[in-house]
RNA sequence: CUCUUAUCAAGAGUAGGUGGAGGGAACACCCCCAAUGAAGCCCAGCAACCACUUUCCAUUGAAAGAAUGGUGCUAAAGGAUGCAGAGUGUUAAAACUCUCUGAGCGAUAAGAG
Repeated sequence: CUCUUAUCAAGAGUAGGUGGAGGGAACACCCCCAAUGAAGCCCAGCAACCACUUUCCAUUGAAAGAAUGGUGCUAAAGGAUGCAGAGUGUUAAAACUCUCUGAGCGAUAAGAG
């Protein structure tokens, strides 16, 4: 980098320290956060994907547990929309608003190449 599987409405710093202008996980557009201090780093915390422990099972695996290790996460549902379908309202129609579903894109974990 590519592919596969799972997850993406819960939870965790309203005033921890440092830092000093950006940030909200591609792109576009909108919206929002930020000198009442952004990102990054340290510390703290949350969760429980993998490793780990116990039980069940012939096996793949399943359930429960713990938080030691490997990640992850700690504004707004992945902040909204983008492509397709269904429904709803307005309209003569085109078209547009709103809701839902799916796809696409993206993020994280585990595995394969």
A computed fold for a 113-nucleotide RNA from Phocicoccus pinnipedialis, annotated as SAM riboswitch aptamer (S box leader). The prediction has a mean pLDDT of 79. NCBI's taxonomy places the organism under Bacteria, Bacillati, Bacillota, Salinicoccaceae, Phocicoccus.